Predicted 3D model of a 1524-nucleotide RNA (small-subunit ribosomal RNA) from Dawidia soli. The sequence was found in a public genome assembly. The organism belongs to Dawidia, within Bacteria. The coordinates come from a structure-prediction model, not an experiment, and the mean pLDDT is 81.

RNA sequence: ACAAUGGAGAGUUUGAUCCUGGCUCAGGAUGAACGCUAGCGGCAGGCCUAAUACAUGCAAGUCGAACGGUAAGUUGAGUAGCAAUACUUGACCUAGAGUGACGUACGGGUGCGUAACACGUAUGCAACCUACCCAGAACAGGAGUAUAGCUCGGGGAAACUCGAAUUAACCCUCCAUAAGAUAGUAGAGGAGCAUUCUUCAGCUAUUAAAACUACGGUGGUUCUGGAUGGGCAUGCGUUAGAUUAGCUAGUUGGUAGUGUAACGGACUACCAAGGCGAUGAUCUAUAGGGGAACUGAGAGGUUGAUCCCCCACACUGGCACUGAGAUACGGGCCAGACUCCUACGGGAGGCAGCAGUAGGGAAUAUUGGUCAAUGGAUGCAAGUCUGAACCAGCCAUGCCGCGUGCAGGAAGAAGGCCUUCUGGGUUGUAAACUGCUUUUGUCAGGGGAUAAAAAGUUCCUUGCGAGGAAUAUUGAAGGUACCUGGCGAAUAAGCCACGGCUAACUACGUGCCAGCAGCCGCGGUAAUACGUAGGUGGCGAGCGUUGUCCGGAUUUAUUGGGUUUAAAGGGUGCGUAGGCGGCCCUAUAAGUCAGUGGUGAAAUAUCGCAGCUUAACUGUGAGGGUGCCAUUGAUACUGUAGGGCUUGAGUGAAUUUGAAGUAGGCGGAAUUGACGGUGUAGCGGUGAAAUGCUUAGAUAUCGUCAAGAACACCGAUAGUGAAGACAGCUUACUAAGCUUCAACUGACGCUGAGGCACGAAAGUGUGGGGAUCAAACAGGAUUAGAUACCCUGGUAGUCCACACUGUAAACGUUGAUUACUCGCUGUUGGCGAUACACAGCCAGCGGCUAAGCGCAAGCGAUAAGUAAUCCACCUGGGGAGUACGCCGGCAACGGUGAAACUCAAAGGAAUUGACGGGGGUCCGCACAAGCGGUGGAGCAUGUGGUUUAAUUCGAUGAUACGCGAGGAACCUUACCUGGACUAGAAUGCCCUUGACCGAUCCAGAGAUGGAUUUUUCCGCAAGGACAAGGAGCAAGGUGCUGCAUGGCCGUCGUCAGCUCGUGCCGUGAGGUGUUGGGUUAAGUCCCGCAACGAGCGCAACCCCUGUUUCUAGUUGCCAGCACAUAAUGGUGGGGACUCUAGAAAAACUGCCCGCGCAAGCGGAGAGGAAGGAGGGGAUGACGUCAGGUCAUCAUGGCCCUUACGUCCAGGGCUACACACGUGCUACAAUGGCGUAUACAAAGUGUUGCAAGCUGGUGACAGUGAGCCAAUCACAAAAAGUACGUCUCAGUUCGGAUUGCAGGCUGCAACUCGCCUGCAUGAAGUUGGAAUCGCUAGUAAUCGCGCAUCAGCAAUGGCGCGGUGAAUACGUUCCCGGACCUUGUACACACCGCCCGUCAAGCGAUGGAAGUCGGGAGGACCUGAAGACAGUAGCUGUAAGGCGCUGUUUAGGGUUAAACUGAUGACUGGCGCUAAGUCGUAACAAGGUAGCCGUACCGGAAGGUGCGGCUGGAACACCUCCUUU
Repeated sequence: ACAAUGGAGAGUUUGAUCCUGGCUCAGGAUGAACGCUAGCGGCAGGCCUAAUACAUGCAAGUCGAACGGUAAGUUGAGUAGCAAUACUUGACCUAGAGUGACGUACGGGUGCGUAACACGUAUGCAACCUACCCAGAACAGGAGUAUAGCUCGGGGAAACUCGAAUUAACCCUCCAUAAGAUAGUAGAGGAGCAUUCUUCAGCUAUUAAAACUACGGUGGUUCUGGAUGGGCAUGCGUUAGAUUAGCUAGUUGGUAGUGUAACGGACUACCAAGGCGAUGAUCUAUAGGGGAACUGAGAGGUUGAUCCCCCACACUGGCACUGAGAUACGGGCCAGACUCCUACGGGAGGCAGCAGUAGGGAAUAUUGGUCAAUGGAUGCAAGUCUGAACCAGCCAUGCCGCGUGCAGGAAGAAGGCCUUCUGGGUUGUAAACUGCUUUUGUCAGGGGAUAAAAAGUUCCUUGCGAGGAAUAUUGAAGGUACCUGGCGAAUAAGCCACGGCUAACUACGUGCCAGCAGCCGCGGUAAUACGUAGGUGGCGAGCGUUGUCCGGAUUUAUUGGGUUUAAAGGGUGCGUAGGCGGCCCUAUAAGUCAGUGGUGAAAUAUCGCAGCUUAACUGUGAGGGUGCCAUUGAUACUGUAGGGCUUGAGUGAAUUUGAAGUAGGCGGAAUUGACGGUGUAGCGGUGAAAUGCUUAGAUAUCGUCAAGAACACCGAUAGUGAAGACAGCUUACUAAGCUUCAACUGACGCUGAGGCACGAAAGUGUGGGGAUCAAACAGGAUUAGAUACCCUGGUAGUCCACACUGUAAACGUUGAUUACUCGCUGUUGGCGAUACACAGCCAGCGGCUAAGCGCAAGCGAUAAGUAAUCCACCUGGGGAGUACGCCGGCAACGGUGAAACUCAAAGGAAUUGACGGGGGUCCGCACAAGCGGUGGAGCAUGUGGUUUAAUUCGAUGAUACGCGAGGAACCUUACCUGGACUAGAAUGCCCUUGACCGAUCCAGAGAUGGAUUUUUCCGCAAGGACAAGGAGCAAGGUGCUGCAUGGCCGUCGUCAGCUCGUGCCGUGAGGUGUUGGGUUAAGUCCCGCAACGAGCGCAACCCCUGUUUCUAGUUGCCAGCACAUAAUGGUGGGGACUCUAGAAAAACUGCCCGCGCAAGCGGAGAGGAAGGAGGGGAUGACGUCAGGUCAUCAUGGCCCUUACGUCCAGGGCUACACACGUGCUACAAUGGCGUAUACAAAGUGUUGCAAGCUGGUGACAGUGAGCCAAUCACAAAAAGUACGUCUCAGUUCGGAUUGCAGGCUGCAACUCGCCUGCAUGAAGUUGGAAUCGCUAGUAAUCGCGCAUCAGCAAUGGCGCGGUGAAUACGUUCCCGGACCUUGUACACACCGCCCGUCAAGCGAUGGAAGUCGGGAGGACCUGAAGACAGUAGCUGUAAGGCGCUGUUUAGGGUUAAACUGAUGACUGGCGCUAAGUCGUAACAAGGUAGCCGUACCGGAAGGUGCGGCUGGAACACCUCCUUU
């Protein structure tokens, strides 16, 4: 300097992510309505629906200066009369009515119709009109007849009307004059745009007038021009539907007429056969158009209220008349519908003017004032009229403005609410209280803008418009705005929201109820989401809700989108229209660009200024106005015309390639069948079978023959073709591609809506053929069923010819063409060449990759990259590729292709998990190999079930069931029955009392009650202790919720995992690390590696045990030395040993050999007590199971309070047809029994263990040493060993059950204890399907101890030692787990998800015999008013009129068909709906891979056949690629 003032997002698909995509919200607007609320003013706005029907009033009249005439009134004169008064007449004023003139075509209303030159914009009229207005030119001479009114008469209810007589005009007629008017016509000039226009006043013909007057003038006729207003024509623009594709006979054009102000098929006659249409005719639906309004950054989208312009309409339809102008809102005629009056004969009417009424509706006002202003009509004027207009009224309908007070004021009052509750927080300086102010309000007073206006009158100036002066008058709004004073905080706040989006949170109530909700979604007992309250937020005389429009939405994408997989590329080609198009030159100037002119009304909008106190509002000025038209210029590009070129394209020549096509011929292998031979009992088939075939000779094998179909090997991510597709060999015909050459043509090209052709399989028709295979079908299996998978058969079909069909996952899910863009590599054909070497070129077919692109996966010269052209297609899911309609087809069906309704998602790619009847690797008493059990018996114990007054409660796959319970006769005890208590059975504080307790007796089942008796203590005191009573504050609850919780525990699992920091990769979720190769018990370690480190786990550290050493020896020990004894560590002593219990050592793959890079592994290795973690224990990562426990305890909330609390007695938890779990004892001889005899460890004991002695068969009893324990005791260990006996039996096995007699504990053994003795002597002879434990001091087996406990139902639990095995080839399988990988429609995670029929309810919809409507068109009949034409009759002085006839036509009637809507018995599918039925089709290899097309079949999902696809897993092989 130029340009610019302008653009925000969020929620919702998922476990999470990115994308696609819809739905929803925040904003603005409104002629609005509804709910709650309401103080004032200004400015605006106010029937969007029934163009429905309208009572009543008003909305268009004016002019006596056009005319006849005149009521009332005023007044003069006259007559009669005394007068009042009456009559006659003149003047003034002239009402109503009438003739005439102008107006009524404006103003005002509405939006029915109209998709059209209706509107907008720009032009044209050489094809036109225009009253009133302005300017100019010229003129106005004469004559005549009527008619309304009035008067008289008649008809009629009325509206109104008829007849007669008479009368005027600025009414009407005729004659005259007349042109620069109109018509005709000759010549000359000029111009243009074709018809033509214009000039030269050439000639001929035709045509006019009105008066009134105040004497100023006003008016009249003709012509010209202007202005204004219109008419017509044209270019461009102007809704949706193609499920409307053909329309058109006045139709298109011509000639001649008619008609009009004027052009024109506008109309008529004749002639021709045209005209419109895919650039959308015709038809249908909808709709007044514009300026503008709303919104938007804009481009756009939507709207067309108020204001302005245009159009159309005026009860519905038609028609003309008058007029300058109408086909006339408040005029006419006719028809129709409706309403009203009626004397029944006939008439009247048209609010879509202003008010108003009814109706409709969610919804829209007063039957107001005034012509004061502005404007209109008329008039010379005064004036009159004006529901136009100006005002007022009603309405928060909108916009704008003002107010409802201001300052101080903490006892932070009371009250409310919350709370962790003697308290605190909040409402809140809020209130009270003190001071101040007075907008508003009320009362009173003042006030005079809009009118310094104009018309009028008078005067002056002036040539005319006009100007000036003087003067009189006029206000609806309105006694309003405004101003002043008095009074007094006085008169004035609500609505909505408070889960996120979205500013704002708590309590109570409710308990998937009531309800909320714009979307996501809240509510099933702790709801910031419902209702209420307190508090808070937002806006504020309003606030919310609802409807509608734009925005956000780049979600129709011109700006500014897409199509591999999300919706979307046509199955393929040829080609018409169309679109686009190579290089050079010339011309032109249509597109394009620039300048200029015109237009683009005003209002609106933008900016400046100004006026109402401000604002809204209004005024004024400026700028802008993207558009259209005209004109001048420029010529790069596009177009057009002409000329040229060869590189695009094509032709030609020369090779060459191939499963390219069509037709014919030929061939061998196999299959099936037939015949013959050999041969004998089976064959065949399957997971296993059966159906089937076979002694009438199958299968097998050999030979011969027949038939049809298909062509092994070669064979290949090889080839060819447009696609579908194409494969033995060969012949003929046909087509094509590539390469090379550069002879020819010279842009001939690309794409391609419609169109035409081709088009797998299945299917159809006709005729053949028929070997195999094989839908349907039949049989056999499988199965709960099996309309399937498997098997045996088997028909259409599969094959051929001709003709249809026209669809596929017709796929590279990728349209065609052209150009450009780093490399590597394989292969086919050709060229370079003699070539197996080689580096190149062209055309194909593949792989990897750079840049780039993509949501990602991926694509990447064969693009999904960068660009260009053309075509096709998409716009949430479902309904649905369905219905209807149309086109095609023989049919099956194909093509085109909706809506109602419904959902908030549907979807793509990728991620982490989980899962798989996917894969790989590995581990575990997981299997296998073994040993012993359980399941059978009896008993014990727990559970279920049943029973019961109660059988208290909990635990329920693994992870409940000898579990809580480590011990239910009472107690425990929570349950039941009955009896009692109510501040309570326990504790603290306070007050009173001084007792209470105890003892005795009575009642009672007892609790308890009553009676008698006894009765305080310490201290000087205060007071304290104890007890009773009393009131209160705190009770109590094994009642509920383990899904409100803490704590604790189980389980996966002692499995090896789970994570983090930084870095890196990825848009991101996330990945990497943690994967890989090895190794380990181990994410243990090593190596490698975009990772490097770290944490919780593993391991180690801890305890027990195994070896040794040292230290120390009492209650332990005793080798040596003594003593004593019948004997004994009994004693002195000792520390050697054992042992005790403290401290150390020791083991680390350290050494050797082998393997290995290493880690490590192997080795009956060495050494060592022990060897590769020596054995065992404690120890349990992140987390999972809403796992278990409110009944251990604690605890939120809820519930009970003369009871769900507490006390007591008795009963129950121990019941018993049965089922299950866990155990014990057995079934015996590896044993039972008897006698004898040996060896432990670890514990326990004073409310106790108890030796010894005595009694008893015994349990036990009596007595009782010792021991608070290395001292004493329990205490005997048992299996074992030795000897004896039993001899295979329901036994000398086994011990259940029962009887009797006893013992012990205890207040008490009946329900319901244990033990002993004698007697009794059941089942059971090794246990079905199935199932459990255990890998070494283990299993098995044998005893011992302890806790709980008065006693014990213990065979349980927890410990202790004794004796002491077998087996492991191995990891295919079952179960569980770990890691990697793969698929997924799962994520509540496979106990997942999910499909279809049937049944029920609700909803919308299709078909349907029909039924009832609607609009439009056709044909025929009829046909009013009017117009046009004709006219012989009648009439008028005339112009003309009447009558009659014909044509046209609104309306009416009849009729056939089409379109469209509503309804319809019945019927079809569809959608939706917590827990219906049947199956399980899909998602994993979904258990038969799935899907597409087609055909058949089946309750249903579906199954099968044929062909196709990968959007299939796994495995193997091949090929290719990458790296070395």